[in-house]
RNA sequence: GGAGCGGUCCGGGCGACCGCGUCGCCCACCUCGGUGGGCGCCGAGGAAGGUCGGGACUCCACAGGGCAGGAUGCUGGGUAACGCCCAGGCGGGGAGACCCGCGGCGAUCGCAACAGAGAGCAGACCGCCGAUGGCCCGAGAGGCACAGGCAAGGGUGAAACGGUGGGGUAAGAGCCCACCAGCUCCCCGGGUGACCGGGGAGGCUAGGCGAACCCGUCCGGAGCAAGGCCAAGCAGGGAGCGGGCGGCCCGUCCGAUGCUCCCGGGUAGGCCGCUGGAGCGGCGCGGUGACGCGUCGCCGAGAUGGAUGGUCGCCACCCCCGUGAGGGGGGACAGGAUCCCGCCUACAGGACCGCACCAUGG
Numbered sequence: 001g002g003a004g005c006g007g008u009c010c011g012g013g014c015g016a017c018c019g020c021g022u023c024g025c026c027c028a029c030c031u032c033g034g035u036g037g038g039c040g041c042c043g044a045g046g047a048a049g050g051u052c053g054g055g056a057c058u059c060c061a062c063a064g065g066g067c068a069g070g071a072u073g074c075u076g077g078g079u080a081a082c083g084c085c086c087a088g089g090c091g092g093g094g095a096g097a098c099c100c101g102c103g104g105c106g107a108u109c110g111c112a113a114c115a116g117a118g119a120g121c122a123g124a125c126c127g128c129c130g131a132u133g134g135c136c137c138g139a140g141a142g143g144c145a146c147a148g149g150c151a152a153g154g155g156u157g158a159a160a161c162g163g164u165g166g167g168g169u170a171a172g173a174g175c176c177c178a179c180c181a182g183c184u185c186c187c188c189g190g191g192u193g194a195c196c197g198g199g200g201a202g203g204c205u206a207g208g209c210g211a212a213c214c215c216g217u218c219c220g221g222a223g224c225a226a227g228g229c230c231a232a233g234c235a236g237g238g239a240g241c242g243g244g245c246g247g248c249c250c251g252u253c254c255g256a257u258g259c260u261c262c263c264g265g266g267u268a269g270g271c272c273g274c275u276g277g278a279g280c281g282g283c284g285c286g287g288u289g290a291c292g293c294g295u296c297g298c299c300g301a302g303a304u305g306g307a308u309g310g311u312c313g314c315c316a317c318c319c320c321c322g323u324g325a326g327g328g329g330g331g332a333c334a335g336g337a338u339c340c341c342g343c344c345u346a347c348a349g350g351a352c353c354g355c356a357c358c359a360u361g362g
Stems, first nucleotide, its partner, number of pairs: 001358002004355007012315007020043002023040008045333001049344002052342005057223004069219005074088005089102005103214002109210003125154002127150003132147002134144003162180006181205001183202008227272004236263005242254004279298008317330005
């Protein structure tokens, strides 16, 4: 210098003016609960997004167990929890940094396109043989390739029922043997474990995949429009006032409109929930790490038709024009709505760290 891999971080800064929202203080007005004004503090994000996983919180349900259903899946750890994170193991890819994947296949069910003769306890298309039997030949030697034998070789495929060598045979074949690979079992050593290393025995070979099934683990439901409080008006119920029966009281009946008081439920509406928390930052300690512990400091939105915007100037960054002084232009994705931890997805532009490979110089 080139071409890569992994990770961390930023997402313009300062000032002025106008405007908006919550809160605090002050002032004014009125129908006493609000309205308006002034000042001050604060006022979106790395993803606030998708609402995918998990939890806090709230209400409802609930003796215990099982079935069904859903989720998940190597091992160990972290965490409030997770489908997240860390470390490790094995397998695969890459020249490497590094990346990707992960229960089981004993039982049951199912799948394997195309090609190919044959795709599950397979298969004679080309091929090899034809010892034995058959035929030709007078017989022998030999020939034919008829019965049949053969999975060695070719060819197809992602995959063809171990590989190499030797023996064996008519030709062949774990048919037999040696070594290797793989499987099952046993022993020794290391590791918490997944697993790794070594030794021995057996039988000679057992295929793959599935959201189906089996096994282990976890899971009650709904969600801040949760849930709670106050409660106008209308309708409803009760008491009193009024009228009839009656000498009076009790009682009973009537009252469509009327007046007063009370009642529970509850609509509109208002309030709480509501933001100080698994919080953020610094330092120290433990741990390979995720993370945990201790200590000090800080407070950083709480709206409800839903505020956080705009203009200008200077600086920084990028692009274009220009030899230059300078001029012109640009800034993404997106936006709270109970909160938190993750994952995934979107994103103009930029900064930093570590690692691996190639080339070259010292």